[in-house]
RNA sequence: GCGGGUGUAGCUUAAUGGUAGAGCAGAAGCCUUCCACGCUUACGACGGGGGUUCGAUUCCCCUCACCCGCU
Numbered sequence: 001g002c003g004g005g006u007g008u009a010g011c012u013u014a015a016u017g018g019u020a021g022a023g024c025a026g027a028a029g030c031c032u033u034c035c036a037c038g039c040u041u042a043c044g045a046c047g048g049g050g051g052u053u054c055g056a057u058u059c060c061c062c063u064c065a066c067c068c069g070c071u
């Protein structure tokens, strides 16, 4: 330099165009004499920019980070 892949919450991971779900962790509460376990509630995320579309995590382009291969 060329080609390919991945990018979603603190971590792991769903969602093949129609208001982004879940688990763990953390917070509050219930339970308990206390702790742990268990239960409930709330919080929190689509790498960035642009395009197509009534509507984009999803399709297209560019770019960033990481990984793989070729040279």
Base pairs, nucleotide, nucleotide: 001070002069003068004067005066006065007064010024011023012022013021018054027041028040029039030038047063048062049061050060051059
Model confidence (mean pLDDT): 83 of 100.
This is a predicted structure of a 71-nucleotide RNA (transfer RNA) from a Rhodospirillales bacterium.
NCBI's taxonomy places the organism under Bacteria, Pseudomonadati, Pseudomonadota, Alphaproteobacteria, Rhodospirillales.
Its Rfam family is "tRNA". The family's RNA type in Rfam is transfer RNA.